Transfer RNA from uncultured Methanobrevibacter sp., 72 nucleotides, folded computationally. Rfam family: tRNA. Its mean pLDDT, the model's own confidence on a scale to 100, is 82. The organism belongs to Methanobrevibacter, within Archaea.
[in-house]
């Protein structure tokens, strides 16, 4: 330089046009002497950026940025 994939909470993943959902991790309560594991419950992401379409976009469509793999 090319040509593809990918970008969602502190992590990893889902949502396939209609009020973003799980898991771990965090906090606070119950169990214990006390700690762990268990159990209830809460916090946290308006979706990497900037436009388009359309009653409505994480999704679709353009343009950029980042990453990753492959090609020279």
């Nucleotide at each position: 330089g090319g040509c593809c994939g990918u970008g969602u909470g502190g992590u990893c993943u889902a949502a396939u046009g209609g009020u973003a959902a799980g898991a771990c991790c965090c906090c606070u309560c119950a169990c214990u002497u006390g700690c762990a594991a268990u159990g209830a419950g809460g916090a946290g992401a308006c979706u990497c950026u900037g436009g388009g379409u359309u009653c409505a976009a994480a999704u679709c469509c353009c343009a950029g940025c980042a990453c990753u793999c492959c090609c020279a």